[in-house]
RNA sequence: AGAGUUUGAUCCUGGCUCAGAUUGAACGCUGGUGGCAUGCUUAACACAUGCAAGUUGAACGGCAGCAUGAUCUAGCUUGCUAGAUUGAUGGCGAGUAGCGGACGGGUGAGUAACGCGUAGGAAUCUACCUCUAAGUGGGGGACAACUUGUGGAAACGCAAGCUAAUACCGCAUAAUACCUUAGGGUUAAAGCUGGCUUCGGCUGGCGCUUAGAGAUGAGCCUGCGUCCGAUUAGUUUGUUGGUGGGGUAAAGGCCCACCAAGACUACGAUCGGUAGCUGUUCUGAGAGGAAGAUCAGCCACACUGGGACUGAGACACGGCCCGAACUCCUACGGGAGGCAGCAGUGGGGAAUAUUGGACAAUGGGGGCAACCCUGAUCCAGCAAUACCGCGUGUGUGAAGAAGGCCUGAGGGUUGUAAAGCACUUUCAAUUGUGAAGAAAAGCUAGUGGUUAAUAGCCAUUAGCCUUGACGUUAACUUUAGAAUAAGCACCGGCUAACUCCGUGCCAGCAGCCGCGGUAAUACGGAGGGUGCAAGCGUUAUCCGGAUUUAUUAGGUUUAAAGGGUUCGCAGGCGGAAUUUUAAGUCAGUGGUGAAAGCCUACAGCUCAACUGUAGAACUGCCAUUGAUACUGAUAUUCUUGAGUAUAGAUGAAGUGGGCGGAAUAUGUCAUGUAGCGGUGAAAUGCAUAGAUAUGACAUGGAACACCAAUUGCGAAGGCAGCUCACUAAACUAUUUACUGACGCUCAUGAACGAAAGCGUGGGGAGCGAACAGGAUUAGAUACCCUGGUAGUCCACGCCGUAAACUAUGAUCACUAGAUGUUGGCGAUAUAUUGUCAGUGUUUUAGAGAAAUCGUUAAGUGAUCCACCUGGGGAGUACGUUCGCAAGAAUGAAACUCAAAGGAAUUGACGGGGGCCCGCACAAGCGGUGGAGCAUGUGGUUUAAUUCGAUGAUACGCGAGGAACCUUACCAAGACUUAAAUGUAUUUUGACAGGUUGAGAAAUCAACUUUUCUUCGGACAAUUUACAAGGUGCUGCAUGGUUGUCGUCAGCUCGUGCCGUGAGGUGUCGGGUUAAGUCCCAUAACGAGCGCAACCCCUAUUUUUAGUUACCAGCGAGUAAUGUCGGGAACUCUAGAAAGACUGCCUGUGUAAACAGUGAGGAAGGUGGGGAUGACGUCAAAUCAUCACGGCCCUUAUGUCUUGGGCUACACACGUGCUACAAUGGUUACUACAGUGGGCUGCCAUCUGGCAACAGAGAGCAAAUCCAUAAAGGUAAUCUCAGUUCGGAUCGGAGUCUGCAACUCGACUCUGUGAAGUUGGAAUCGCUAGUAAUCGUAUAUCAGCAAUGAUACGGUGAAUACGUUCCCGGGCCUUGUACACACCGCCCGUCAAGCCAUGGAAGUUUGUGGUGCCUGAAGUCAGUAACCGAAAGGAUCUGCCUAGGGUAAAACAGAUAACUAGGGCUAAGUCGUAACAAGGUAACC
Repeated sequence: AGAGUUUGAUCCUGGCUCAGAUUGAACGCUGGUGGCAUGCUUAACACAUGCAAGUUGAACGGCAGCAUGAUCUAGCUUGCUAGAUUGAUGGCGAGUAGCGGACGGGUGAGUAACGCGUAGGAAUCUACCUCUAAGUGGGGGACAACUUGUGGAAACGCAAGCUAAUACCGCAUAAUACCUUAGGGUUAAAGCUGGCUUCGGCUGGCGCUUAGAGAUGAGCCUGCGUCCGAUUAGUUUGUUGGUGGGGUAAAGGCCCACCAAGACUACGAUCGGUAGCUGUUCUGAGAGGAAGAUCAGCCACACUGGGACUGAGACACGGCCCGAACUCCUACGGGAGGCAGCAGUGGGGAAUAUUGGACAAUGGGGGCAACCCUGAUCCAGCAAUACCGCGUGUGUGAAGAAGGCCUGAGGGUUGUAAAGCACUUUCAAUUGUGAAGAAAAGCUAGUGGUUAAUAGCCAUUAGCCUUGACGUUAACUUUAGAAUAAGCACCGGCUAACUCCGUGCCAGCAGCCGCGGUAAUACGGAGGGUGCAAGCGUUAUCCGGAUUUAUUAGGUUUAAAGGGUUCGCAGGCGGAAUUUUAAGUCAGUGGUGAAAGCCUACAGCUCAACUGUAGAACUGCCAUUGAUACUGAUAUUCUUGAGUAUAGAUGAAGUGGGCGGAAUAUGUCAUGUAGCGGUGAAAUGCAUAGAUAUGACAUGGAACACCAAUUGCGAAGGCAGCUCACUAAACUAUUUACUGACGCUCAUGAACGAAAGCGUGGGGAGCGAACAGGAUUAGAUACCCUGGUAGUCCACGCCGUAAACUAUGAUCACUAGAUGUUGGCGAUAUAUUGUCAGUGUUUUAGAGAAAUCGUUAAGUGAUCCACCUGGGGAGUACGUUCGCAAGAAUGAAACUCAAAGGAAUUGACGGGGGCCCGCACAAGCGGUGGAGCAUGUGGUUUAAUUCGAUGAUACGCGAGGAACCUUACCAAGACUUAAAUGUAUUUUGACAGGUUGAGAAAUCAACUUUUCUUCGGACAAUUUACAAGGUGCUGCAUGGUUGUCGUCAGCUCGUGCCGUGAGGUGUCGGGUUAAGUCCCAUAACGAGCGCAACCCCUAUUUUUAGUUACCAGCGAGUAAUGUCGGGAACUCUAGAAAGACUGCCUGUGUAAACAGUGAGGAAGGUGGGGAUGACGUCAAAUCAUCACGGCCCUUAUGUCUUGGGCUACACACGUGCUACAAUGGUUACUACAGUGGGCUGCCAUCUGGCAACAGAGAGCAAAUCCAUAAAGGUAAUCUCAGUUCGGAUCGGAGUCUGCAACUCGACUCUGUGAAGUUGGAAUCGCUAGUAAUCGUAUAUCAGCAAUGAUACGGUGAAUACGUUCCCGGGCCUUGUACACACCGCCCGUCAAGCCAUGGAAGUUUGUGGUGCCUGAAGUCAGUAACCGAAAGGAUCUGCCUAGGGUAAAACAGAUAACUAGGGCUAAGUCGUAACAAGGUAACC
C1' cells in the first nucleotide's frame, strides 16, 4: 500500500466481498512448562448453609459460665476429694453507657440530569485530628440488669420491687459565643487511671465543657460540553418574576399568602426511544469512529414503593415503621426474612472459578495498652481466557534403505528425514541446601524533655526476646537418561502452497467470484506441500481498508443528485479611505488539567510480559498583561457596485374593448342527376323524400394562411389577424446631473404556474377521450373507417402537477480567436469598421469517464441556496398538512439481489438507409407436386427388422451393387483362447489330409496314411509365458478426412500515428473491376494468406515423328472392303512451339478503365471447361474406413456355425423411371459417334431354339480382335379411342448364374392388360454447344433387384425490359436494453410453493398522564374531649402522600376471520407491451 466482482472487451460511476488489528469472548480439534493478569457481558431472577462490624472491665452496676485464693462442712488413704460461702483476684455471658455500624465491600436497575466532565462562585456545616484561650464547682431523681409474680405455641412481653455510672436533670460560674429595643438578657462540663504524700494536697496520662483558627470531608449555585427521532411544534399555572413570611446547616417558589403575566422554544422547547458519567480502552497516518470489563474518581441503588428516627454525618446493603409481592414457621391467635458482601445452590444462557488459608504484610474500627474484630486485604485452588518466556534435542550420517505416493517404467519424491555413530541435559522427575517479603510493638539499661520526682508519659541510643498464611517458596545443588513433551488450518483466483484415486448438478463445498452433469489442483480420501505453533481454526463484535457522509477530503448535462419560476423576512456573505475599540485572532505569564495509563530515559525480577523512579505530554479551561495586519463593532468620508433623473428607440410582453377576411359546418332558394364518401382493399354512413357537385343569401362558433426566420418578447409557464385604451420591462447615450454600499443569495413564507381534471353559469362550428357501428385479426375491449358525448371556447373559483429540459440554480470577476444575425449608438474612403446589450455556429487553452463543453463554460476563482449517497421493495405503507374530489406534499421499514447504471468500442441483428452482385427475381424452356412402379427415409410392426446421416448442408446418402458370405442384428447350438506374427521355452515326428458314423452345420468320435538330413540341424506340430479380441460407450476428450457459408472477396500483420482504454488508422473517400482488380486522393508506409496468373483439357496454326491409325496421288488385287506394294500430302495420334497482351485505332476520362457491328485474328476483353476453397462459422458429420485418450466386457459386449432378418406394410415424405400419346405408336429398310472395357475375360462366325440362351469355334492381353449406337432418314399402317396409347399386376412355361434363387435374383416366351387423358396449394433446374432430347460405356459384380452413380458422344433451342419486389451475399452508414449475438432480449395478468409487510370487525397485554373516591406509616401544624397533679404530651383533629378502586381518552406491543399489494422460486398458462422505424416512434 491494495485486491476480487457488472462487460465479448474498455473507461467510469457505484455497491458488495477479502487481506490487518482488537476482545471480560464462545465453539471444534489438540495440549509440555513457568511468570503475570483476568474470569455471570444473560435473570437488579430466587436463594439452603457458613462467614462478612464490632470493641471498651482504665465509664457502670454486677457475676450466669471458667480459673485462682480464702473461710466453713463432710469423707478419710493428713493432703487429697466433694459440697457450701465469699467478686477478694484473673477474667467475663447478658445488661446500662461510649465510640464505630454513613467507612470498607457489591451492583449499574433508574437517570439525557448541574448526573458527570471542566472552569469558577458564595449564603454553609464538619465527629475523630492539630493549634490557641478559658474551664472541669456543688447537688438531685430515675431506668435496665437482677429478684418475684404473670401472659404467649413462638417471637416477645406485662406488673411490682432493689440499684450504679463518663446515662439523665437542676443549681453555680461564664465570654472573644448567641440574642438585643444597645439598657441588657441567655447558655457548659465527668470522670477514670498512675506516682508521691506530712492525707491538707501536689503532679502525670487519658477524658469532658466553652470559644476561636486550621486541616479533612460534605451540602449548595453558575458558564461551557455531554446520544437518536420533527412521521414529536408548540410547552408551562408554583408555571416566570416581585413583596412579606415560613423552613433549612445554608442561597433559592424549597413551601405559603398577596400582586404582576410572565417563562421556555426552529441555535429544537415539549414528547418519545436509548443510556450510569469520566480518567481511559480499541482502531486509525491523522482528523475521526466505536466502546466505558478489570484499575481509579464521581453518581445512583440495596426484594418493590413510601416515610421519618437516631446521629457530626443517613432518609441508612448486613437499622426502624408502613403498604404490596414472594418464601418460611405456626398450637391459626400470630410471627420471621431480604447474598447487586465472600464462598456456594437452583434457574437463565453459547458462556464465566473454591461452601479454601491467614490476619504474616498493607489498611480500617474499638481500646491507655496488651489485644480483639476485619470474605477489606494478602495468599493459595480452578480455567491455554489474554499477554510474555522456555522446551519438545544437537552434530554427523547416501546403500539416497524399507514402506507410502506419483510415473513417460528410465525414474522422481517423502529425504539427512529415519536407522546407525558421537554428544548435550534446559524443562519435567529425583537428592539436599535455602534467601527476601520483619518494620514495629514488648522487655532491660542509658540520654534528653515534662515533673518536686530517680513514677509515668514523650523523643532517642544500645542490648534482649520473639512474630511468615503463602511454603516441601524463589534460587542453588545431586542422580539417571534422548530420556517426559506437536498439533491445527489451508493448498481454483483474491492468497503462500499440486498430484492421484473415488463420486458424477448426486453427495457435498462456498468470505466474494463461483465449483460438482465420467478425465474436478474447488466435493471426499491419500501422498506431497504451505502457514502458524502449545496452540490452530470457526463464529460473533468494533475500527480500518471506505475519499462509501468527503473539516482534513466527494459530487449534481447524460451515472444517484439543480427546487417549475420569481419576489423576499430571518440567516450567511459583502466595494474604497481614515478614526476609536479590542469581541474574534496572535503572543507572553500565572493557576488548573487527580493518581494510574500512553510516550521517553534509567532501574528491579536470568530475558520478556510485569513492576519501580524520574521526565515529558495531557493539543483543554480560567485569569491576567500586551500586539492591532485581518474580521467584527463605532464614527466620518468616497464613487467604481446598486439605483434615480433626462433623451432616444424596441418587441407575437400583459389586461380589457372594437373591427376584419379566408375556410369548415348548418339553414333557405336555385341549377342538376345517380351516385357520394371512405380505404391497403372494403363496409358501416349519406343519397331518387334528389345527395355529392355548382351558385346566391343567411346564421354561428373557433382559429388567424402568406409575412415567418438559425427572428423577437417575457421570471418561468408562455405569447402571432388589424386597431384603441391602460400597464410593465429590458436596451442605448464619445452629453451629463443626483443618492452614496442603499448590494448578492435566500431555509420558513408569498405570488405566478402548460395540458388534463373539478365547481357554477354561458357557449358549442370544427376536432374529439368514453361509447356505438364497420373492417382487420387466431383473437382485436387497438392501430384504419363512419358517427359521436364530455371536453376543447368565455366568465368566476379550485387544482399545483409535466421529459415544467439548456435534463445545466442565482450573482460577480477573469481567461485566444473566426463567422452570421436582432436592437441601439458612433466613425468613415460608403468597400467597410468600432462599441453596448442579446441570439446562433465553429474552434484555442483548459476541463471531462467519454460523448462533449468551450466569454451564453461543463474552464479558473468567490458568495449563498437546493439536492445525492447501490439496485429493487417505493415515491409505496402508516401518520400529518392541503384539496369539493381526483389527488398533491412530506416520506419509511421488513424482505431481497450482487449487481443496477453512464459513455464509448468491436461484432451481430433490424418488417433502418445507400451502393453492388448472384438463374435471386423478372423473361423463357423443361420438370416435381396427381398415376403406376423403382429406390431412400419416417412411422408402425417384429425375435430381429443392425448401425449411422435428419432445415438449407439427411432422405438412388455411408452402400461403386444385403439369396449364403458380406453382417455389425435375432433365434438356436458350440468354444475359452482359436487366427496372425515374433521372442524365449517344453516335447514329439507328429499334424494336416482321406474314409466312415452322429449332427442343421460348426464340431465330436472311430479307422487309415504318415518327413528330410551333410546328423550340426531344417521343417512341422505341440506345452508354457508375454504382447489378445470387441462394428461395445463417448465425434461434447481427439487426429485425420468431409460438408456448408463460398470460388463469396474477403481475413490479417510489422512499424508509425491517433485514443486514458477497448480499439482505430492502413482496409475509409472519389472512380473502376468478376475481384481489397487497378488508379487517384490520403497519417500512413509496407507486407502476408486469399483474387488473378503459373497447371490440365479444349478451340487455331506450324514443326517433328508416322504404327495397330490415314489413303490424295502411283501401282496391284477383290463380288466388295487400305486388302497389298507403297506414301508422309490430309484426318488423326503425341511431343515441341506459336498465338491474346486492352497490344493497335477512335471516343470519353487526370488516371485506372470503359465504349465501338472498329481493324486484324481460329479465338477479344478472366475465349470455354477443370483442378485449385483465405482467417474462420455451424461443440456441423464421422470412435462403423483408419488412428487414438479415457471408460466398460473377458466361459463374454470376444469367437465359430446353421437358419432367419436388414426385402415386413394401414400410412406420410424425398429422389427417380415409365406414361398419359399423332412433333406419337407399330412394322420394314437405312446413315452417322466418342469415351471406356476385355483371358476364371471380350467373344466374330456357324448350328439349334420364337427367345432368354445353348452347343461348336476363329481372333485378341488390344489405335490391330470383340461390341446393331439411338434419336435421325425412307416407306407403310394406326386416326383421337382408355386406343395398335400405357404398361402395372397376376397365371403358365422356360433360360442363366450360383453349394443353394422358398422367404429374396435377373432375363425370355406366351397370356392377362390396372391406374393414368398433362396433374391443387406450392415448388425445382437451366443463360449456349447450355436447357431439352437420344442412345453408348464403365466401376462394383458369380449373378443381380442399375430406372442409381460416374463418364461419353449425337441432335440441339427459347429468353434476359430490367433490379421495384422474394432469397442469399459483399461494402459503407445508422439504431440497439442483443454478445449463447433476433431461433436474441423481455413485460404483465392468471395458476403453484415459500417469505416478510400493510389494512381489518375484534381480542389481549402494557406505559405515562388526567378527573373522582378511599387513604397506611410518618413529618409538620393544631387542640375542647383522652392521659398527666401540673408543666406538657398525644394513640385525638387537620394538611400532604405511597398504595388501592373507578371513569373517559391517549400511546405502545402481541394476536385475528378476512383482505391488499410486494419479494423470491431450471423448464406451467395467455398474449407480445418495450429494445431495430420492435413492425401504431418511444417517453413524461